[in-house]
RNA sequence: AGAGGUAUAGUUCAGUCGGUUAGAGCGCUGCUCUGAUAAGGCAGAAAUCGUAGGUUCGAGUCCUACUACCUCUA
Numbered sequence: 001a002g003a004g005g006u007a008u009a010g011u012u013c014a015g016u017c018g019g020u021u022a023g024a025g026c027g028c029u030g031c032u033c034u035g036a037u038a039a040g041g042c043a044g045a046a047a048u049c050g051u052a053g054g055u056u057c058g059a060g061u062c063c064u065a066c067u068a069c070c071u072c073u074a
Base pairs, nucleotide, nucleotide: 001073002072003071004070005069006068007067010026011025012024013023019057028044029043030042031041032040050066051065052064053063054062
């Protein structure tokens, strides 16, 4: 210098052919249970979906540029 991949909750990840509430496990908070703890049960909080634009009636999803990280080629 060129090519490809990844970026979504504290963390690890899912998210269909773009479609109307953005989810799961673990973790966290409260309640319950127990003599107490753990486990179990119930409820809850937590994401401007990497950033900025564009297309569309509608974007986590499509397009463009950029940023960070990883890989490959030279």
The prediction has a mean pLDDT of 81. The RNA shown here (transfer RNA) has 74 nucleotides and comes from Methanobrevibacter sp. The source organism's lineage runs through Archaea, Methanobacteriati, Methanobacteriota, Methanobacteria and Methanobrevibacter. It was read from a public genome assembly. Rfam family: tRNA. The family's RNA type in Rfam is transfer RNA.